[in-house]
Molecule: transfer RNA
Organism: Ictidomys tridecemlineatus
RNA sequence: GGGGAUAUGGCUCAUUGGUAGAGCGUGUGCCUGGCAUGCACAAAGCCCUAGGUUCAAUCCCCAGUACCACCA
Numbered sequence: 001g002g003g004g005a006u007a008u009g010g011c012u013c014a015u016u017g018g019u020a021g022a023g024c025g026u027g028u029g030c031c032u033g034g035c036a037u038g039c040a041c042a043a044a045g046c047c048c049u050a051g052g053u054u055c056a057a058u059c060c061c062c063a064g065u066a067c068c069a070c071c072a
Stems, first nucleotide, its partner, number of pairs: 001071002004068001006066002010024004018055001026042005048064002051061002
């Protein structure tokens, strides 16, 4: 320099156009003599940034940023 992949709660990942879920973790309560396990509830995300298309965008398109490996 080139063509790509990825970006979504604290972490790991889903969600192929109708304003987002799971597991782990965290908090509270229950359970126990106590701890662990278990059960219930809750908090935490305007889905990397900006523009475009659309009645409507996390999703489609363009540009950028970060990171990853590949080619040279």